[in-house]
RNA sequence: AGAGUUUGAUCCUGGCUCAGAACGAACGCUGGCGGCGCGUUUUAAGCAUGCAAGUCGAGCGGCAAGGGGGGCUUCGGCCCUCCCUAGAGCGGCGGACGGGUGAGUAACACGUGGACAAUCUGCCCCCCGGUUCGGGAUAGCCCAGGGAAACCUGGAUCAAUACCGGAUGCGACCGAUGGUACGCAGGUACCGUUGGGGAAAGGCGCUUCGGCGCCGCCGGGGGAUGAGUCCGCGCCCCAUUAGCUAGACGGUGAGGGUAACGGCCCACCGUGGCGAUGAUGGGUAGCCGGCCUGAGAGGGUGUACGGCCACAUUGGAACUGAGACACGGUCCAGACUCCUACGGGAGGCAGCAGUUAGGAAUAUUCGUCAAUGGGGGAAACCCUGAACGAGCAAUGCCGCGUGAACGAUGAAGGCCCUUUGGGUUGUAAAGUUCUGUUGUUUGGAAAGAAUUAUCAGUUUAGGAAAUGAAACUGAUUUGACGGUACCAUUCAAGAAAGCCACGGCUAAUUACGUGCCAGCAGCCGCGGUAAUACGUAAGUGGCGAGCGUUAUCCGGAUUUAUUGGGCGUAAAGGGUGCGCAGGCGGUUUAUAAGGUCUAAAAUCAAAUCUUGAGGCUUAACCUCAUGUCGUUUUAGAAACCGAUAGACUUGAGUAUGGUAGAGGCAAAUGGAAUUCCUAGUGUAGCGGUGGAAUGCGUAGAUAUUAGGAGGAACACCAGUGGCGAAGGCGGUUUGCUGGACCAUUACUGACGCUCAUGCACAAAAGCGUGGGGAGCAAAUAGGAUUAGAUACCCUAGUAGUCCACGCCGUAAACGAUGAGUACUAAGUGUCGGGUUACCGGUGCUGAAGUUAACACACUAAGUACUCCGCCUGAGUAGUACGGUCGCAAGGCUGAAACUUAAAGGAAUUGACGGGCACCCGCACAAGCGGUGGAGCAUGCUGUUUAAUUCGAAACUACGCGAAAAACCUUACCUAGACUUGACAUCCCCGGCAAAACUAUAGAAAUAUAGCGGAGGUUAUCCGGGUGACAGGUGGUGCAUGGUUGUCGUCAGCUCGUGUCGUGAGAUGUUUGGUUAAGUCCAAUAACGAGCGCAACCCUCGUCUUUAGUUGCUAACAUUUAGUUGGGAACUUUAAAGAGACUGCCAGUGCAAACUGGAGGAAGGUGGGGAGGACGUCAAAUCAUCAUGCCCCCUACGUCUAGGGCUACAGGCGUGCUACAAUGGCCGAUACAACGAGUUGCAACAUAGCAAUAUGAAGCUAAUCUCUGAAAGUCGGUCUCAGUCCGGAUUGGAGUCUGCAAUUCGACUCCAUGAAGUUGGAAUCGCUAGUAAUCCCGAAUCAGAAUGUCGGGGUGAAUAAGUUCCCGGGUGUUGUACUCACCGCC
Repeated sequence: AGAGUUUGAUCCUGGCUCAGAACGAACGCUGGCGGCGCGUUUUAAGCAUGCAAGUCGAGCGGCAAGGGGGGCUUCGGCCCUCCCUAGAGCGGCGGACGGGUGAGUAACACGUGGACAAUCUGCCCCCCGGUUCGGGAUAGCCCAGGGAAACCUGGAUCAAUACCGGAUGCGACCGAUGGUACGCAGGUACCGUUGGGGAAAGGCGCUUCGGCGCCGCCGGGGGAUGAGUCCGCGCCCCAUUAGCUAGACGGUGAGGGUAACGGCCCACCGUGGCGAUGAUGGGUAGCCGGCCUGAGAGGGUGUACGGCCACAUUGGAACUGAGACACGGUCCAGACUCCUACGGGAGGCAGCAGUUAGGAAUAUUCGUCAAUGGGGGAAACCCUGAACGAGCAAUGCCGCGUGAACGAUGAAGGCCCUUUGGGUUGUAAAGUUCUGUUGUUUGGAAAGAAUUAUCAGUUUAGGAAAUGAAACUGAUUUGACGGUACCAUUCAAGAAAGCCACGGCUAAUUACGUGCCAGCAGCCGCGGUAAUACGUAAGUGGCGAGCGUUAUCCGGAUUUAUUGGGCGUAAAGGGUGCGCAGGCGGUUUAUAAGGUCUAAAAUCAAAUCUUGAGGCUUAACCUCAUGUCGUUUUAGAAACCGAUAGACUUGAGUAUGGUAGAGGCAAAUGGAAUUCCUAGUGUAGCGGUGGAAUGCGUAGAUAUUAGGAGGAACACCAGUGGCGAAGGCGGUUUGCUGGACCAUUACUGACGCUCAUGCACAAAAGCGUGGGGAGCAAAUAGGAUUAGAUACCCUAGUAGUCCACGCCGUAAACGAUGAGUACUAAGUGUCGGGUUACCGGUGCUGAAGUUAACACACUAAGUACUCCGCCUGAGUAGUACGGUCGCAAGGCUGAAACUUAAAGGAAUUGACGGGCACCCGCACAAGCGGUGGAGCAUGCUGUUUAAUUCGAAACUACGCGAAAAACCUUACCUAGACUUGACAUCCCCGGCAAAACUAUAGAAAUAUAGCGGAGGUUAUCCGGGUGACAGGUGGUGCAUGGUUGUCGUCAGCUCGUGUCGUGAGAUGUUUGGUUAAGUCCAAUAACGAGCGCAACCCUCGUCUUUAGUUGCUAACAUUUAGUUGGGAACUUUAAAGAGACUGCCAGUGCAAACUGGAGGAAGGUGGGGAGGACGUCAAAUCAUCAUGCCCCCUACGUCUAGGGCUACAGGCGUGCUACAAUGGCCGAUACAACGAGUUGCAACAUAGCAAUAUGAAGCUAAUCUCUGAAAGUCGGUCUCAGUCCGGAUUGGAGUCUGCAAUUCGACUCCAUGAAGUUGGAAUCGCUAGUAAUCCCGAAUCAGAAUGUCGGGGUGAAUAAGUUCCCGGGUGUUGUACUCACCGCC
């Protein structure tokens, strides 16, 4: 000293939370010792028991009880005396101290400083003077009586330092009176004269008996101590407590009362007194020194120790006394408890222990008067739960210990971790060598004790002497704690470590278990199968006889801001003005000294605290010294503030002359328009809307013309123009009236600014009374819209809007910006004045400066001063209650419980918008052909099933994985089998035999037997055994790699340096053009670069060169035939090149480029392909493969047979074939390309209607074969029909493949001949060799395509646009979204 938490990120505002210290603490776990402190914070609740205040025989009368001796006796007892003492009583002093508690008290209670000229003070100290003569009672004791008891009554006798009377009276007191001195004053002090009235007590010792000494007693003066009273200042919260007060405020009285002043009390008189500087009322509370915290200022607190106050079961009262209205006194009343013979009595722990109850919670019914202190006494001494000590509790602070050094095989062990190599625990242990604090054994042993007392003695003062007093010396005696502290000694590392934490804040991490469960959590938050956050373990960190948690307080929090905050948008400027109190206030002179400043003094108790020393072994603790705020007094200073007296003119105001203006009030008046009425013309509609309808209209509307009525508002001018304090003010004229500005000289002389309470004004709506009412128009009605539509739209329409008077008193009453004064760059528009110097308003742009930013910027949100108002997280809530105002509506004032970790401001990046602008795309439009309807094929869902294996799910799943499920595949089901296994490695043993073939059993796997003879023998081959292991298409694609889809072949995505910004970020990448393109150009605080675009690659199109067989054939021969000879031109094949670059021309343009043209096979990327930036979708795949973790291990592995994946009310996707005449059928006939082929393609021949079969040439392919292409063309037929269309379905007969065709293949022939006549809403593809249409080939494959991938044939239409739908890109804007509109709410 800060940190966490609002956001995707940022800055700010702002709350919440944490780290620190403390504690009379409590709780949890743990616990060795000692020292010093501390210990009912709750029920001022109730209390059993014991103790806590007595003492004096040297004040008094007396002698109970006990012991000894003697005498008498009726043996019951009685009398005398001695000793030890001492109960009860009278009397004195003390029980007013000490000890406890904090209920009450907001007060002169307390603190601080003063005052008493308005007071008292026992015991104590000093001084003066006295201590005389008498008297009558009474308790006790005794007798008698009453009562259960407490206790009471009567009689007799007797005493005092008890009580009473008389004498004396230096002082004191009271009355009258004279004088002196002093004080601010009321007055006080002193010296005189005179009158009045008032005292006493004895005891003891000594004595030469005269007296002396000591303790008392009485009167008086002084001191000390203690107490009482008064005053200034300080002293909690609530104004949702604003008025309170009748002895109340004052006076008079030779009044009463008190120690004393005083309405303290009384009689009379007056009507005062207190209060916004907070009276009165309510709530809470003992106050302080101090203590805790804090840098301080402050905030909190009042335990222990100390001072004061108050209280003593509750309330009241007095008595005694120096002192009380009295804790362990009295009386009365109440409640409670106890005793009782029911008639009456007793009691008071907030003393020390202890008990019950309450409570989270707080100790022993201990020892001693040894010390210190107190009471009594002459003293010894007695009493003392004050005190000193001990006991209990880690309750706090402080100190010490639980060992130290060396010691690496880095031991063993670990329910630790691991990449299995090791790491860690860890020098830790073991081991060796030491030490001995604490503990333990034995022994010694304090200080605290003296100015005590007793005995003996000495000295001093006085005295005739003695006792006695004071000082001193010696001896004896006194310790609860305690045989304690301390010292020595024995023993042996032997007996002594825990608690909390380990996600961030915050030092310290891994494994296992759990699986949004159990749980954690101070805040943020963690846990849904790989949790560093839960639980456990290991390890680590922190503190340590403690450690954590909880409660509370301060700090951090500048988060109440005096030090030290704010109010345009975060919470916060009152709607505006006037203005009393209050606060603040221009220049100058003088006075005095209230504030202020200086010096000195008093006080600030002690303890605490600071600093410096000292004593306990150290420390805590204790002791000594030192310093301290504040208040008061005295003396001084005079700058400033205030005061008093005077002056000034610049602030403020007045006069004079002008000016502008929707400033206000009242009256009068004008035209346009709407509506209505009357009349005319005129005819079928009008009106209204996105479109309609309600409505109006043939009873004549709307339209139009003329006349009239009435109300309200004032077009143009008109303007970030004007005026006003704000609200607000707009036709014209008149009257009355407020303010402002400018100019000029003169006057007043600080007269000023602000303003709580108060008063006034105050839009619209609303309220009351009375008018008025054209238009408009809440409510209301109807019509529409809609799922609904109590709305938006339409047709009507009442309050109201208007006027007069009276209320209301609020608005986003906003510039969200209070008023005033001064100062601080410029530029520019406009209004008013002016002598063109300037002054006053109203706007814009901007400097410095300010601001969190946005922004403000002489009209400040800048720099300063003055005054007022307001704010302190969000919600609850401007709500409730109370008060007040109002006719009401409602206004003003204005909380809390509870909930919550945020709420909020500004700006940033994105995303989004039924926002804007620009651009692109078969996106739409323009076209062509489909899908959706039918039948079938195929995939999916659903259902079914023993199983119908699994995955894929909008676009981006669904003829997808699967380029081929009859068995196999196959992962699924049923049944039968195997268990080191079908497959791999390692170890051990045995072997001449394993596969194949045959036979038997079986559905097969398999088993047995025969035959057989490969490979191996370093046993690498086969069989058997053992366990390590194999195996898993089991789970998790949300643990992963790899691969893939999609946005999207869209033009984007970034970086370095620089610059701007507090920052997130921005710039670059924006702007203007251009492009298919972030393609290029120009501009530009940017300059460059990277991944993408393009190009480089493949293919098609043209040409050239090379090459010429199996391909080609122009010329020459030849043939049925490029068949053969020949040829190398053409076609073609396949290798290398050429070609196209906006290169050329014209126009436009700064340029890039665009438009057009030429040439060219091809022209502006020539067509097509491959190629897919940063990223998005936790997209898909653990079943291609790989792989972490989890799971199965005679089964979730492996083998076999059969079945299933092919099921079938329904739904969906993708296709094929059709519905026919641009067609079907029959016959004839022409022209391809890509490809494939030896387990193969198969010519050709023959047979069959055909599928195909039999035989068989050729070909490992530019050679042979598949291979006849089809649409087309020519000819014929059908003539619009469920057909000579369409071919499903079904029956029959076959062919082929294959171990096998039933579940479940393809094909052929004959027969059968279903739906279907162009398809609703909706929806898909395509821009040229494209769509459409027609065939062909291939992969997979034994067989099995309407699918897929390729090939060629024929071959269009339409658009040259961007309003709209969808998707995308760029810029901009709004946002309360950022999981980002499938959002938020």
Small-subunit ribosomal RNA from an uncultured bacterium, 1385 nucleotides, folded computationally. Model confidence (mean pLDDT): 84 of 100. Rfam family: Bacterial small subunit ribosomal RNA. Its family is annotated with ribosome and structural constituent of ribosome in the Gene Ontology.